This is a predicted structure of a 1507-nucleotide RNA (small-subunit ribosomal RNA) from a marine metagenome. It matches the Rfam family "Bacterial small subunit ribosomal RNA".
RNA sequence: AGAGUUUGAUCUUGGCUCAGAACGAACGCUGGCGGUGCGCUUAAUGCAUGCAAGUUGAACGAAAAGGAUCUGAUUCGUUGGAUCUGGACAGUAGCAAACGGCUGAGUAACACGUAAGUGACCUGCCCCGAAGCGGGGGAUAAUCUCGAGAAAUUGGGCUUAAUACCGCGUAAGUCCCAUUGAUUACGGUCAAUGGGGGAAAGGUAUUUUGAUUCGUUGAAAUAUCGCUUUGGGAGGGGCUUGCGGCCUAUCAGGUAGUUGGUAAGGUAACUGCUUACCAAGCCUAAGACGGGUACCCGGUGUGAGAGCACGAACGGGCAGAGGGGGACUGAGACACGGCCCCCACUCCUACGGGAGGCAGCAGCAGGGAAUCUUGCGCAAUGGGCGAAAGCCUGACGCAGCGACACCGCGUGAGGGAUGACGGCCCUAGGGUUGUAAACCUCUUUUCUUGGGGAAGAAAUUUUGACGGUACCCAAGGAAUAAGCAUCGGCUAACUACGUGCCAGCAGCCGCGGUAAUACGUAGGAUGCGAGCGUUGUUCGGAAUUAUUGGGCGUAAAGAGCGAGUAGGCGGUAAUUCAAGUCUCAUGUGAAAUCUCCCGGCUUAACUGGGAGCGGUCAUGAGAAACUGUUUUGCUUGAGGAUACCAGAGGUAAGUGGAAUUCCCGGAGUAGCGGUGAAAUGCGUAGAUACCGGGGGGAACACCAGAGGCGAAGGCGACUUACUGGGGUAUUCCUGACGCUGAGGCGCGAAAGCAUGGGUAGCAAACCGGAUUAGAUACCCGGGUAGUCCAUGCCCUAAACGAUGGAUACUAGGUGUAGAAGGUAUCGACCCCUUCUGUGCCGCAGCUAACGCGUUAAGUAUCCCGCCUGAGGAGUACGGUCGCAAGGCUAAAACUCAAAGGAAUUGACGGGGGCCCGCACAAGCAGCGGAGCGUGUGGUUUAAUUCGAUGAUAAGCGAAGAACCUUACCAGGGCUUGACAUACAUAUGCCCGUCCGUGAAAGCGGAUUUUUCUUUCGAGAACAGAUGUACAGAUGUUGCAUGGCUGUCGUCAGCUCGUGCCGUGAGGUGUUGGGUUAAGUCCCGCAACGAGCGCAACCCUUGUCGUUAGUUACUUUUUCUAGCGAGACUGCCUCUAACAAAGGGGAGGAAGGUGGGGACGACGUCAAGUCAUCACGGCUCUUAUGUCCUGGGCUACACACACGCUACAAUGGUCGGUACAAAGGGUUGCCAAAGAGCGAUCUGGAGCUAAUCCCAUAAAGCCGAUCUCAGUUGGAAUCGUAGGCUGAAACUCGCCUGCGUGAACGUGGAGUUGCUAGUAACCGCAGGUCAGCACACUGCGGUGAAUACGUUCCCGGGCCUUGUACACACCGCCCGUCAAGUGAUGGAAGUUGGCAACACUUGAAGUCAUUUAGCUAACCUUGAUUUAUCUUGGAGGCAGAUGCCGAAAGUGGGGCUAGUGACUGGCACUAAGUCGUAACAAGGUAGCUGUACCGGAAGGUGCGGCUG
Repeated sequence: AGAGUUUGAUCUUGGCUCAGAACGAACGCUGGCGGUGCGCUUAAUGCAUGCAAGUUGAACGAAAAGGAUCUGAUUCGUUGGAUCUGGACAGUAGCAAACGGCUGAGUAACACGUAAGUGACCUGCCCCGAAGCGGGGGAUAAUCUCGAGAAAUUGGGCUUAAUACCGCGUAAGUCCCAUUGAUUACGGUCAAUGGGGGAAAGGUAUUUUGAUUCGUUGAAAUAUCGCUUUGGGAGGGGCUUGCGGCCUAUCAGGUAGUUGGUAAGGUAACUGCUUACCAAGCCUAAGACGGGUACCCGGUGUGAGAGCACGAACGGGCAGAGGGGGACUGAGACACGGCCCCCACUCCUACGGGAGGCAGCAGCAGGGAAUCUUGCGCAAUGGGCGAAAGCCUGACGCAGCGACACCGCGUGAGGGAUGACGGCCCUAGGGUUGUAAACCUCUUUUCUUGGGGAAGAAAUUUUGACGGUACCCAAGGAAUAAGCAUCGGCUAACUACGUGCCAGCAGCCGCGGUAAUACGUAGGAUGCGAGCGUUGUUCGGAAUUAUUGGGCGUAAAGAGCGAGUAGGCGGUAAUUCAAGUCUCAUGUGAAAUCUCCCGGCUUAACUGGGAGCGGUCAUGAGAAACUGUUUUGCUUGAGGAUACCAGAGGUAAGUGGAAUUCCCGGAGUAGCGGUGAAAUGCGUAGAUACCGGGGGGAACACCAGAGGCGAAGGCGACUUACUGGGGUAUUCCUGACGCUGAGGCGCGAAAGCAUGGGUAGCAAACCGGAUUAGAUACCCGGGUAGUCCAUGCCCUAAACGAUGGAUACUAGGUGUAGAAGGUAUCGACCCCUUCUGUGCCGCAGCUAACGCGUUAAGUAUCCCGCCUGAGGAGUACGGUCGCAAGGCUAAAACUCAAAGGAAUUGACGGGGGCCCGCACAAGCAGCGGAGCGUGUGGUUUAAUUCGAUGAUAAGCGAAGAACCUUACCAGGGCUUGACAUACAUAUGCCCGUCCGUGAAAGCGGAUUUUUCUUUCGAGAACAGAUGUACAGAUGUUGCAUGGCUGUCGUCAGCUCGUGCCGUGAGGUGUUGGGUUAAGUCCCGCAACGAGCGCAACCCUUGUCGUUAGUUACUUUUUCUAGCGAGACUGCCUCUAACAAAGGGGAGGAAGGUGGGGACGACGUCAAGUCAUCACGGCUCUUAUGUCCUGGGCUACACACACGCUACAAUGGUCGGUACAAAGGGUUGCCAAAGAGCGAUCUGGAGCUAAUCCCAUAAAGCCGAUCUCAGUUGGAAUCGUAGGCUGAAACUCGCCUGCGUGAACGUGGAGUUGCUAGUAACCGCAGGUCAGCACACUGCGGUGAAUACGUUCCCGGGCCUUGUACACACCGCCCGUCAAGUGAUGGAAGUUGGCAACACUUGAAGUCAUUUAGCUAACCUUGAUUUAUCUUGGAGGCAGAUGCCGAAAGUGGGGCUAGUGACUGGCACUAAGUCGUAACAAGGUAGCUGUACCGGAAGGUGCGGCUG
């Protein structure tokens, strides 16, 4: 630091994904040791058990057990009494329990952070000062006793103490009130005077002294611990304020104690904190109120940083203690291990009533993917109490469990090549695992055993949970210790086998359909390593929310337009202040963390010390350029005045002519109208066409222009009235008055809505007619809303320059509109300059490109609006506006890995241009109709073997199926095989002959025998048999292949090197102007050259020369075979551009490629062929191999293709007669001669061929006959008799004679060939072959017609254009319907939750009021009398009432969540239905707002846009 993924390729936009780091993690596989940390993120769910807060006897009374001494009794076990000691469990009292520990539910708040304030406050224990501590009183718990109760608990009575409680006295510099003065920050401080209020407690020790029962006790003093009042301090807290930090506007208005005041109450203290009264305020777009979420911070993770995310552990703050409320005590609580009440839950119960609160430490259950021991110790640190010893302390220190994290160490080190065995791969050679192992030498971290053994302890002595731990020494022995993931690209690492769109993988792209480096396994490799992977989450990469650091013409994105509010920004000169800004200083920003330096654990993690860093902070001092503030100016921005000017700018009223239509009249007769063609329609009741007159509505030809005006929408006859804006000139006035503009306001095409008019034409809907498979369309005839007017709504458009507004700057050229100046002129024009508007081209620059380019999309500033992947969706819900239609605002679930922009190369177009071809046209002959032949499809069959299927299959593979061929079918056989090679075993030559059975193959048997060498063991050759390897397959895959072939197409194309252009794909060259059969050639040109194709070279034919010549010929010539010549636009002329080339001509056998052939560029069609052959993989192996017999390939309602023969007189038949070429022949061709009507037979000469034979060519010519008919045309079909080949002609050959004598009278739509020795007609030969030719391949004979021309059909080439195609139009693609799946909206309802409101009831409790009850202390009355009773009061308790009040109930609403018959659309899903809307002029250009209509895409109307 980047990478993958949209395309055929490219650039760009843009999303998705990956590589990094981190974690309180979890899961999978694996697991040696140590150190340091960390460990319920979920149910603030419920909890068994134990522990977590006590302490003080030096505050107090009482005091059990036990111990000691003395003594009595004794059954010798014990036991009673006294004294001393002891002090448990309780109790009174004090202090602590408000700390420590846990948790994060609530809380969007002065809760937290930071900085301040408190003149508005409090503070136990502690510290420093000042003063005091006198004298009294009455109770009460414990104990004891009598009760109640199941228990918890509790009632009555007797008795008692205190540092418990209560009066009294005294008291200041204390508190309160009043007055006065000073000062101030105004509830402060200081000073003075007067009045009033208000304290206390003792304990212990020592000494002295008195009393004494010698135990003790009183008094005094001293010391000490306490107590009271008071002034300060420290530390802690309360309250107040500025600033800061979440989401939501689909929450826009909220608020009645609400905001302020006065008075009172209340508090430690300010305050509506509370109450009464008065006023009507207060908060809010800088987001109030509401909703959601959330403890906050130091910090943590990441990042270059800015940021973003988080708030475990540690530290600070806050909040909470089962849910809710409340107060009490106290310095401090509205109190986790306190109290009261309500609720829920759990437990006990004798049913009456009680008890409880682990979000303390362990632990249990539950939930969950998931988180530990019911451990040891107070030794250390810290805390509470105590004078102290000490006690308590699940705080804490330690140990245990967990690879949960970080850090460190190890699992050995060195040597060792026959590169061992084994594994895997292999081209069979080898490679690799691999110095790896074995083996040799060495070491001992770790491990085991034994021995020693800390620091941590302060504090002289005593005190260690950890722990016999860390550490040290010795011995033993390589010993006890390696896995996990990955290996297609990104991304380091590859092979084999298995599987066969299956099983599976996958972070993205994507792998898997028989050769998978992508699945599974193995070998190998790579990475990390006691871990490794996966999952989840955060940041990063992502400049993908862009402050740093993005954009908006076409990719997402400029509001339809305007004036303008708040806000933001603002010309020029001076001045003032110092808010912003800058500098310095002070304070603070806790510690830990982080960075740097130094140190301690063997190192590191960890940890100690020092420094630094860190704020939008506060205060003070200063600076004054810039921004801001104050004041004063200026004129250039802006505005005004004056003089002119142009204009479809707006509104209203009036006027005009042309045209359409309607009505009337005239005249006139059969059609008119309409279309691609028609029809519907109108017309003899008189239309259309023509003339005259009249009515009515709407729109304004020409002028008219890329022209003008307006902010936009928009505006077009003429006149008048009213009115807005703009331009030019003068430089007179004001003096920054400016720019932009959230909300709000106004305007806003067309369609549409409402009311009332109007209605000529046009025309959604609708009705007919056509078209069509259909035609809810395009075309035609009608036709209603509407279009028009007035008034009121609607508020949207491709409302577009798809380009917000303003200002400034930055080359030009050329039009046009308006104005001014100059020049010129008599004047106008022309010409030059300036300003404003409106166009085109273009430099720099910008842009992804296209393009923009002083009218910017350039360079900058200011302000506003908007965008953040595609679809879902501009949709749902909510809100708001509207009469409605609908508008504005505006999501999510879910799905995809793309969706886009520009440009490139192709391909395609029912786009355009140019050109060619028997492509059309012009002709000739056909085919398509008939019969027959052949092939194919189909059907049939046991089988009708297989392949070829538009052109490019179909007389094709097949140059020839009776058997064979033959691959098919039936039946019968064989199994190392019909064929090849090798080995082993035993035997034997082989061959031949014969018999049985059989359709044959085969099977069974008989007979006959035996080669060569020899060391006699055997070996060699051959043969069959047996066995093993293997053979064999016309079985499969032509979509695994080679080779060969067809086709586009004998079309003129297809490319490369270098250079140049472009960011790039690519382009250029190869395009252009001519020309050609041709990318043939010439010219031009940022291209210059080259290659494969074209042409030529090759064969053949035509002329001549020459050489040779057998079997031809016999002088020549012809012929055959060689060699050579000839033709090149070479010559002339014209045209063209002085070119290439073309037209004409001469000469010549031949003239412009002379004719014909072979020859087929890059490539296309996964074209054809696994059945010619070859070959990978797969399949069969007593069969899918192989042999045999018979059958089939020859079937036959039918369809197609290619042919033959015909339909006749240009002919048929008969007779006579003429002229070829090219071939073939010994398993052959076969002569003469003879036989037969003939096929043919007999025959055998000749010929291995220019010698002989096949072999008479036919059409033609001459003559005769037939006379237009189904015939003397035509020959099919059938009968019969023969011939030939062949083992064999039944299925199933060919030929001949005789007889029979079908269809057919020139062929529909359509379609084929051919441009000259061609078509057409005529015969001949050959290959295949025993035989079989209407086919095929060749050969010659006779021998035409026509081509104006390129509009059209087909195919092709070049250029250009559009494209949403690239598998490339046989493309792509839209919508309904049907099916499945998923999420979601609506919905009668229904079930929950939350926060409020109204009313009712109302616990505890504070406060207030009240009281006929109860009541020791103080005051008081009386009595007896000297400590009791009694009276009244004060005070208290208890009760009652009232306000408030948790909770509960009732009610109607709000918000929110779930569910819901049915229903709406949406998304996805290889091969469903209907059409074909879009992409090409997509076959009616498309898109668009709106309205209507239609199964659906959609159609039509009106207006708009060009994309």